[in-house]
RNA sequence: UGGGGAUUGGUGUAACGGUUAGCACAGGAGGCUCUAACCCUCUUGGCGUGGGUUCGACUCCUACAUCCCUUA
Numbered sequence: 001u002g003g004g005g006a007u008u009g010g011u012g013u014a015a016c017g018g019u020u021a022g023c024a025c026a027g028g029a030g031g032c033u034c035u036a037a038c039c040c041u042c043u044u045g046g047c048g049u050g051g052g053u054u055c056g057a058c059u060c061c062u063a064c065a066u067c068c069c070u071u072a
Stems, first nucleotide, its partner, number of pairs: 002070006010025004018055001027043005048064005
């Protein structure tokens, strides 16, 4: 310098253009327990940023940002 890929709660990871954006861990509250742990119930919290296409975008297009791989 060129090419390719990734970006979703605190962490990891799903999601035919139409889902209430799912699951696990973690956090909070409650139950159980003499107490704690385990276990059970409930609950908080998320689509990298800006545009565009579309009746409708995490999903498609585009620019940018960060990171990774690769070519020279």